[in-house]
RNA sequence: GGCCUCGUAGUUCAGUUGGUUAGAACGCCUGCCUGUCACGCAGGAGGUCGACAGUUCGAGUCUGUUCGGGGUCG
Numbered sequence: 001g002g003c004c005u006c007g008u009a010g011u012u013c014a015g016u017u018g019g020u021u022a023g024a025a026c027g028c029c030u031g032c033c034u035g036u037c038a039c040g041c042a043g044g045a046g047g048u049c050g051a052c053a054g055u056u057c058g059a060g061u062c063u064g065u066u067c068g069g070g071g072u073c074g
Base pairs, nucleotide, nucleotide: 001073002072003071004070005069006068007067010026011025012024013023019057028044029043030042031041032040050066051065052064053063054062
């Protein structure tokens, strides 16, 4: 350098043929429970989906460029 693949919450991930609200678990915060902690129960915060542009009535999803991780070929 060519090709393939991954990038979504603090972490690990899901997200169907583009469709009406971006989710789960763990973690974090608050309350209840308890003599205290933990467990358990209830509630809450946290994201513009790596970045930019394009297509579309509508993009996490499709296209282009680009950045980063991994793999492979030379």
RNAcentral holds the sequence, with entries from ENA and MGnify. Predicted 3D model of a 74-nucleotide RNA (transfer RNA) from Ruminococcus sp. RNAcentral records the identical sequence in 2 taxa. It matches the Rfam family "tRNA". The family's RNA type in Rfam is transfer RNA. Its family is annotated with triplet codon-amino acid adaptor activity in the Gene Ontology. The organism belongs to Ruminococcus, within Bacteria.